[in-house]
Context: one part of a larger RNA
RNA sequence: GACGAACGCUGGCGGCGUGCUUAACACAUGCAAGUCGAACGGAAAGGCCCUGCUUUUGUGGGGCGCUCUAGUGGCCAACGGGUGAGUAACACAUGAGUAACCUGCCCUUGACUUUGGUAUAGCUUCAUGAAACUGGGGCUAGUACAGGAUAGGAGCUCCUGCUGCAUGGAGGGGGUUGGAAAGUUUCUGCGGUUGGUGAUGGACUCACGGCUUAUCAUCUUGUUGGCGGGGUAGUGGCUUACCAAGGCUUUGACGGGAAGACCGCCUGAGAGGGUGACCGGACAGAUUGCCACUGAGAUACUGACCAGACUCCUACAGUACGACGCAAUGCGGAAUAUUGCACUAUGGGCCGAAGCCUGAUGCUCCGACGCCGCCUGCUGGAUGACAGGCUUCGGGUUGUAUACCGCUUUCACCUGUGACGAAUCGUGAUUGACUCUAACGGGUGAGAAAGCACCCGCUAACUACAUGACUACAGCCGCGGUGAUACGUAGGGUGCGAGCGUCUC
Numbered sequence: 001g002a003c004g005a006a007c008g009c010u011g012g013c014g015g016c017g018u019g020c021u022u023a024a025c026a027c028a029u030g031c032a033a034g035u036c037g038a039a040c041g042g043a044a045a046g047g048c049c050c051u052g053c054u055u056u057u058g059u060g061g062g063g064c065g066c067u068c069u070a071g072u073g074g075c076c077a078a079c080g081g082g083u084g085a086g087u088a089a090c091a092c093a094u095g096a097g098u099a100a101c102c103u104g105c106c107c108u109u110g111a112c113u114u115u116g117g118u119a120u121a122g123c124u125u126c127a128u129g130a131a132a133c134u135g136g137g138g139c140u141a142g143u144a145c146a147g148g149a150u151a152g153g154a155g156c157u158c159c160u161g162c163u164g165c166a167u168g169g170a171g172g173g174g175g176u177u178g179g180a181a182a183g184u185u186u187c188u189g190c191g192g193u194u195g196g197u198g199a200u201g202g203a204c205u206c207a208c209g210g211c212u213u214a215u216c217a218u219c220u221u222g223u224u225g226g227c228g229g230g231g232u233a234g235u236g237g238c239u240u241a242c243c244a245a246g247g248c249u250u251u252g253a254c255g256g257g258a259a260g261a262c263c264g265c266c267u268g269a270g271a272g273g274g275u276g277a278c279c280g281g282a283c284a285g286a287u288u289g290c291c292a293c294u295g296a297g298a299u300a301c302u303g304a305c306c307a308g309a310c311u312c313c314u315a316c317a318g319u320a321c322g323a324c325g326c327a328a329u330g331c332g333g334a335a336u337a338u339u340g341c342a343c344u345a346u347g348g349g350c351c352g353a354a355g356c357c358u359g360a361u362g363c364u365c366c367g368a369c370g371c372c373g374c375c376u377g378c379u380g381g382a383u384g385a386c387a388g389g390c391u392u393c394g395g396g397u398u399g400u401a402u403a404c405c406g407c408u409u410u411c412a413c414c415u416g417u418g419a420c421g422a423a424u425c426g427u428g429a430u431u432g433a434c435u436c437u438a439a440c441g442g443g444u445g446a447g448a449a450a451g452c453a454c455c456c457g458c459u460a461a462c463u464a465c466a467u468g469a470c471u472a473c474a475g476c477c478g479c480g481g482u483g484a485u486a487c488g489u490a491g492g493g494u495g496c497g498a499g500c501g502u503c504u505c
Stems, first nucleotide, its partner, number of pairs: 001505002006502004012374006018367002020332001025330002029327003034075003039072002042068002046066001047064007083284002092209001094207005101202002106198001108196006114148002117145001123138005154177007162169002183190002211257003219247002223245004228240003262280001264275004287308003311320001313318001340363003346360001347358004377407002380404001387398002390395001411447001413443005421434001451496005457476002462491004473478001
């Protein structure tokens, strides 16, 4: 000097930050991902209209589609949030390459949007099961599904000129092969299909950089390279059959240990040393291990399958669960917060829009945990009062300190006014969680508001009493055995001050 700190004593206020460093231990309860009726058939509940019965409450029938449970369908759910277990690796950082690649939504720019059809959920009915769920029969719709037509582009093949650092690249012309679409609405939009381009996001490759250990010296068989087949968006032993016998290494391979990496942060004149909390962009895993499906994108935290461990339910045949999301709980620990409010703002998902959802986020609560700011009063007041403690008994000191007189009102308290943050949206009216907040006006009245450590030297600050090698102190030197400025207490003093001291680096 510093801290994601803790402990001891003490503690008035505010602003901005920050808060499980340990058990990637286990988790009761609630919430954290939905949305679209302008894709679809519909109508369980509510609402509205007509109507029958009824004294009313109510109840029966029909309709609307305001609205909407469940369902089909689309988009999203791969983001956002949390954690650092693993990882010494192209994981990260810096810089290049892809003539070896992909990219939903979005921007821009061409062309098109044609034709008929079959099912299925919902619904209904039957059945099984304790439950979770599930099975059979019958019906129905679409932007669901599967065909036909047409098509620039795509694949294969032939001809052709141009061009590059290389494998090669970008074209022009001919033949042939198999390929597309969806509607809806307030009639103006929103969409759909297929091409080109851009943007964004990703994938792969390379150069270089960053821990320790030789009490680890050799390691390697898909291993190193080639040809054929397969696979991928794509290069590649990525994979497979065959062939060759290579490849790495004292410039430290291989093995062991410990560890997420970086921008940064702390320190230092610098070189360097330490560190990786918060914020930020990349990486990794989501109870443990494996595995694929869907999709533009996952080998998917709140998706699926299988296996293991734990927990829950069970009618013993079976079934359910995953907080390293936000709160909360137990345990561990020196130690770390509310089972809060709101979508107002910013951002995200869906939607034509209104809007809905959003523990992201904005706020709130708790903690002197940190940084910063403010206050705990000001002026006058000496017979230097009383009292304390010292004394050479003369006095000196606490000390203008108190009392007392006058003043002020930051702050706290009482009371009134009361924002900015708000832009949207909508014909208009309107819309703020925070917030009876901030700020401002008025009022009473010094009122609620000071401690901690130290005083032998280093090191600013000394006396008395008590103790008597005892009790104790101590960072180092050391102190204490009867005159202790070093232990304990008191008075006085010094330093810092809502903190002070200890510890750690």
Small-subunit ribosomal RNA, 5' domain from an uncultured bacterium, 505 nucleotides, folded computationally.
The RNAcentral record of the full RNA draws on ENA and SILVA.